The RNA shown here (Purine riboswitch aptamer) has 100 nucleotides and comes from Alicyclobacillus sp. SO9.
RNA sequence: AAUAAGAUUCACCCGUUCUCUCGUAUAUCCUCGGGGAUUGGCCCGAGAGUUUCUACCCGGACGCCGGAAGGUCUGGACUACGAGGGAGGCUUGAAUAUGC
Repeated sequence: AAUAAGAUUCACCCGUUCUCUCGUAUAUCCUCGGGGAUUGGCCCGAGAGUUUCUACCCGGACGCCGGAAGGUCUGGACUACGAGGGAGGCUUGAAUAUGC
C1' cells in the first nucleotide's frame, strides 16, 4: 500500500417473530330450553350482543333461598383490530481496532 474475512459500534431499510403499555369492541353482559346439587347454589345446549374472529368464565366479600330458583359488590383476562415502546431478526453503508 492493496484485497478478503470475521468482531464491535453507529446510521439506514424491511415490518416478520416475541414482549410491554394504551385505545376501540363487550358490559367476560343479556334471553331461553333440558338436566343436576341442597355441607348446595352447578352441567349441557340454543339465541342475542361487536362495522368483529374467538371468548362469554374463575376467585373473594356480603347477602339470599330451601328441593327450586340463584342475587349484589369487587379483583382477574382472553380474542380481533389499531397506536406507541422494548428485544431479536433482516437490507445497505460508515467508522474502529484485529488480521495479512
It matches the Rfam family "Purine riboswitch aptamer". Its family is annotated with purine nucleobase biosynthetic process in the Gene Ontology. Rfam's curators write: Riboswitches are metabolite binding domains within certain messenger RNAs that serve as precision sensors for their corresponding targets.